[in-house]
């Protein structure tokens, strides 16, 4: 120096709920809020869940969720 773990510092993000707005919907965006997070940063590649269509059912198609999991990319820092 790099990597990993733990504990700190400076900070960062923002669950639920509420308001406005977009959407058939899941849900998204903004404000307020602050459950939590060491990648709760990015990414829809795989799985899973959810929505719409479909169908007796099963399949299938389209979409959503990154704070569901995995994979991939990137990042901060004092001490041990």
């Nucleotide at each position: 120096a790099a990597c990993g773990a733990u504990u700190a510092a400076g900070g960062c993000c923002a669950a639920a709920c509420c308001u406005g707005u977009c959407g058939u919907g899941a849900g998204g965006c903004a404000g307020a809020g602050u459950c939590g997070g060491a990648a709760a940063a990015c990414c829809a590649c795989g799985a899973a869940u959810c929505u719409u269509u479909g169908g007796c059912a099963a399949a299938a198609a389209a979409g959503a969720u990154a704070g569901u999991c995995g994979a991939g990319u990137u990042g901060c820092a004092a001490a041990u």

Background
This is a predicted structure of an 80-nucleotide RNA (c-di-GMP-I riboswitch aptamer) from Methylobacter sp. The sequence was found by an Rfam model in a public genome assembly. Lineage of the source: Bacteria > Pseudomonadati > Methylococcales > Methylococcaceae > Methylobacter. It matches the Rfam family "c-di-GMP-I riboswitch aptamer". Its family is annotated with cyclic-di-GMP binding in the Gene Ontology. The coordinates come from a structure-prediction model, not an experiment, and the mean pLDDT is 79.